Model confidence (mean pLDDT): 78 of 100. Predicted 3D model of a 140-nucleotide RNA (c-di-AMP riboswitch aptamer (ydaO/yuaA leader)) from a Bacillota bacterium.

RNA sequence: AUGUUUUAAGCGCCGAAUCUCCCUUUUGCCGGAGACCGGGGAAACCAAAGUGUGGGGUGAAUCGAAAGAAUUUUUUUCGUAGGGUAUCUCUCGCUCCCGAACCCGCCAGCUAACCUCGGAGGCGUAAUUCGAGAGGAGGA
Numbered sequence: 001a002u003g004u005u006u007u008a009a010g011c012g013c014c015g016a017a018u019c020u021c022c023c024u025u026u027u028g029c030c031g032g033a034g035a036c037c038g039g040g041g042a043a044a045c046c047a048a049a050g051u052g053u054g055g056g057g058u059g060a061a062u063c064g065a066a067a068g069a070a071u072u073u074u075u076u077u078c079g080u081a082g083g084g085u086a087u088c089u090c091u092c093g094c095u096c097c098c099g100a101a102c103c104c105g106c107c108a109g110c111u112a113a114c115c116u117c118g119g120a121g122g123c124g125u126a127a128u129u130c131g132a133g134a135g136g137a138g139g140a
Stems, first nucleotide, its partner, number of pairs: 010125005018035005036119006046109001054107001055104004063079005082098003088135006
């Protein structure tokens, strides 16, 4: 000097999943409170013919075709509704991706008051991050 790997911090991405205080103290977790963000239930009015071919919720994650396996099931491929993405923000383009998983338990339309629950997890990065437009911030 170069390459690879690991760790910490910082920065950033998906997502509601962040911040403050108290307690604890192994300086982490567990527990508590608040702010803020997010979800569910729940009147009237309105809507609805729905009820084993059960029904419903979170989420972008729904639907279809072909092939295979099995002969009671688990699969693969190609598409697709929809969703994410280039580092100040938004929009468009372009590129690259996702298109899962879980929960309720016979039960839930909307829904004010009210009641109640969650605030996880995963990933990128040693350069400062493609193009255009608008706006903003900073500098001269």

It was read from a public genome assembly, where an Rfam model found it.